[in-house]
Molecule: TPP riboswitch aptamer (THI element)
RNA sequence: AUAUAUGGACAGGGGUGCGAAAGCUGAGACUUACCCUUAGUACCUGAUCUAGUUAAUGCUAGCGUAGGGAGUUCCUGUAACCCCCGC
Numbered sequence: 001a002u003a004u005a006u007g008g009a010c011a012g013g014g015g016u017g018c019g020a021a022a023g024c025u026g027a028g029a030c031u032u033a034c035c036c037u038u039a040g041u042a043c044c045u046g047a048u049c050u051a052g053u054u055a056a057u058g059c060u061a062g063c064g065u066a067g068g069g070a071g072u073u074c075c076u077g078u079a080a081c082c083c084c085c086g087c
Stems, first nucleotide, its partner, number of pairs: 002079004007074004011037004017024002043068003049062004
């Protein structure tokens, strides 16, 4: 002094569908939890989209390496480079 991996701290971003109900999908369906934080993978837009499936639904797939989308720091490790000293 650079990059990077796991973890921590603080900070930030996000969703709330279907069904009469039972219940279904999901990490999460207002939980005090869950997911995500530089990115083909949180989530949003296109989208009252297209195809399939279902009792029904972003339920599945496509669209999609699309367009947007929220970060700093610390410990430890790893890799490369630079400087100094000794042999």